[in-house]
C1' cells in the first nucleotide's frame, strides 16, 4: 500500500576558483576552488582482552569491527561564456515495505 526508502527521466533555479604564463612539439609550469564522482573519521554501539570482585553485573584500561556530513583530502573535476552541477520545487516513469 490513495505507493515509503530507493534508483531514472523532464522543466525550473542552481555557489566557487586564472579568459594566468611559456610553447606551437598538443604539450609544459606556475597559482588556485570543491557543489559531478571519489578518500577519510567523532560521539556511540558490538565482540574480544586486563583489573577489580568469592562470584556475578556494573565500571575502568587495551584491541578489533561497525559508524555521518555541505566536515575533510584535493584523486578525478572544475577556475571567461556554454556545457557541467551537491542540493530544492514541480510532474511522472520503475520499483514494491528492501523503510
Nucleotide at each position: 500500500u490513495u505507493g515509503a526508502u530507493g534508483a531514472g527521466u523532464g522543466u525550473g533555479g542552481g555557489a566557487g576558483a586564472g579568459u594566468c604564463u611559456c610553447a606551437u612539439u598538443c604539450g609544459a609550469g606556475c597559482a588556485c576552488c570543491g557543489a559531478a564522482g571519489g578518500u577519510a573519521c567523532a560521539a556511540g554501539u558490538u565482540a574480544g582482552u586486563a583489573a577489580u570482585u568469592a562470584g556475578c553485573a556494573a565500571u575502568u584500561u587495551c584491541u578489533a569491527a561497525u559508524g555521518a556530513a555541505a566536515u575533510u583530502c584535493u584523486c578525478a573535476g572544475g577556475u571567461a561564456a556554454a556545457a557541467g552541477a551537491a542540493c530544492c520545487a514541480c510532474a511522472g516513469u520503475c520499483g514494491g515495505a528492501c523503510a